[in-house]
This is a predicted structure of a 65-nucleotide RNA (Fluoride riboswitch aptamer (crcB RNA motif)) from an uncultured Methanomicrobiales archaeon.
It matches the Rfam family "Fluoride riboswitch aptamer (crcB RNA motif)". A reference for the family is Baker et al. (2012), "Widespread genetic switches and toxicity resistance proteins for fluoride", Science.
The sequence was found by an Rfam model in a public genome assembly.

RNA sequence: UCUGAUCCAGGCGAUGAAGUCCGCCGUCAACCGCCGGGAGGCCGGCUGAUGACUUCUGAUAUCCA
Numbered sequence: 001u002c003u004g005a006u007c008c009a010g011g012c013g014a015u016g017a018a019g020u021c022c023g024c025c026g027u028c029a030a031c032c033g034c035c036g037g038g039a040g041g042c043c044g045g046c047u048g049a050u051g052a053c054u055u056c057u058g059a060u061a062u063c064c065a
Stems, first nucleotide, its partner, number of pairs: 010025004016056006033046005
């Protein structure tokens, strides 16, 4: 100096925050939702503040005071 492996800081998991847990990536990375049609570009439709659980906040709907 080059290459590879392992480990770590750290980052990520379709709309905010915290705790716990899980998973992934580790920088040319993980991640950037789903369904239908279409060769493709695109067009139409749908669920959710979570990756999962709990809590808070925001939005919406219903009921009560």